Model confidence (mean pLDDT): 86 of 100.
The part of an RNA shown here (large-subunit ribosomal RNA, domain IV) has 329 nucleotides and comes from candidate division WOR-1 bacterium RIFOXYB2_FULL_45_9.
Rfam family: Bacterial large subunit ribosomal RNA.
NCBI's taxonomy places the organism under Bacteria, Bacillati, Candidatus Saganbacteria.
Context: one part of a larger RNA
RNA sequence: CUCUCUCUAAGGAACUAGGCAAAAUGAUCCCGUAACUUCGGGAAAAGGGAUGAUCCGAUUUAUUUCGGAUCCUCAGAUAUCAGACUUCCGCGACUGUUUAACAAAAACACAGGUCUCUGCUAACCCGUAAGGGGAUGUAUAGGGGCUGAUGCCUGCCCAGUGCUGGAAGGUUAAGAGGAUGAUUGAGAUUAUAUCAAGGUCAGAAUCGAAGCCCCAGUGAACGGCGGCCGUAACUAUAACGGUCCUAAGGUAGCGAAAUUCCUUGUCGGGUAAGUUCCGACCCGCACGAAAGGCAUAACGAAGGAAGUGCUGUCUCGGAGAGAGACUCG
Numbered sequence: 001c002u003c004u005c006u007c008u009a010a011g012g013a014a015c016u017a018g019g020c021a022a023a024a025u026g027a028u029c030c031c032g033u034a035a036c037u038u039c040g041g042g043a044a045a046a047g048g049g050a051u052g053a054u055c056c057g058a059u060u061u062a063u064u065u066c067g068g069a070u071c072c073u074c075a076g077a078u079a080u081c082a083g084a085c086u087u088c089c090g091c092g093a094c095u096g097u098u099u100a101a102c103a104a105a106a107a108c109a110c111a112g113g114u115c116u117c118u119g120c121u122a123a124c125c126c127g128u129a130a131g132g133g134g135a136u137g138u139a140u141a142g143g144g145g146c147u148g149a150u151g152c153c154u155g156c157c158c159a160g161u162g163c164u165g166g167a168a169g170g171u172u173a174a175g176a177g178g179a180u181g182a183u184u185g186a187g188a189u190u191a192u193a194u195c196a197a198g199g200u201c202a203g204a205a206u207c208g209a210a211g212c213c214c215c216a217g218u219g220a221a222c223g224g225c226g227g228c229c230g231u232a233a234c235u236a237u238a239a240c241g242g243u244c245c246u247a248a249g250g251u252a253g254c255g256a257a258a259u260u261c262c263u264u265g266u267c268g269g270g271u272a273a274g275u276u277c278c279g280a281c282c283c284g285c286a287c288g289a290a291a292g293g294c295a296u297a298a299c300g301a302a303g304g305a306a307g308u309g310c311u312g313u314c315u316c317g318g319a320g321a322g323a324g325a326c327u328c329g
Stems, first nucleotide, its partner, number of pairs: 001324008010315002014313001019310001027051005036041001038149001052071007072076001084308006091300002096108002112147007124133003150295004155225003160222002162218005169213003175207002180202005187195002226244005253287001254284001265281005
């Protein structure tokens, strides 16, 4: 010097990305216990007190419990084992699940909500098929999508895309059809052409379904939810007006947010001092309503901020124990 421990004056987070680590709390009994709340909780909230031994009295199944007195120690849950606590906020309701071996989470799941498909030889899935699952179930059932307890809610747009319904018209395949043409040609024949049964080939009109065009509906379907100019008797601002465009121009609620670039926005709080934090404001670069919006008790080895207690994390080191290192063998 390294590792694992023990102690440490005064201070007590000044350390650090961050109280990481350590210290502290800890058992049982008694007292006591706030906001908030879904009335269950929160709660072991917080906070405070007691605890040994001997004797006496009462009591007990019990040296069990209660009361009183006395004694000893630095210290009576004497060792070991055994919650630190509080406040605010974001996220996710919760218990659960996950990257076996760098991620446990705000991700997944979830009960609940909603849309859609499916009438049973169900839809759907596996399989070439037979067959099997669904299900020895039957719409209070089963499959799929989205959302994610609960509370209050969930606005406008159907022009595009999708889906559902419609069937008048347009378009339209195979197929049906067979005008006409080509070629061959038994045979007929005026012997040259022509005609011609039949064969072969091409093939027009016409008929011809779904689909598409078309007409409607549909957003908890994919999705979308404007610009410019002017105006009030200080100024500023604009309830108001004009105009262009659109399918319709973002409603409620929330908002520098896990979303805010400019930005350490501005104001207030907390600190002596605060790019973080909390409360507001709203100029939302680029929130917004089941890719849900906003709240929310309880819960979280999760994230951010603050405090009490506590400490060698630190000011800043020091002392000690053991094991290495080092020397000899």